This is a predicted structure of a 71-nucleotide RNA (transfer RNA) from Nannocystaceae bacterium ST9. The organism belongs to Nannocystaceae, within Bacteria. The coordinates come from a structure-prediction model, not an experiment, and the mean pLDDT is 81. Rfam family: tRNA. The family's RNA type in Rfam is transfer RNA.

[in-house]
RNA sequence: GCCGCAUUGGUGUAAUGGGAACACAUCGGAUUGUCUCUCCGAAACCAGGGGUUCGAUUCCCCUAUGUGGCG
Repeated sequence: GCCGCAUUGGUGUAAUGGGAACACAUCGGAUUGUCUCUCCGAAACCAGGGGUUCGAUUCCCCUAUGUGGCG
């Protein structure tokens, strides 16, 4: 230099066009004499920008970061 792959809450991961799920963690509540455990609930995320579409996490392009291959 060229060609791919990946990027989703604080962390690890699902979802492959119709408003994002689970586990752990965090916070609140219930329970308990207290803490833990357990149960219930809540907050929090689609790497950034543009395009296509009635509608994009999803499809296309560029950029960034990481990673693999070729030279």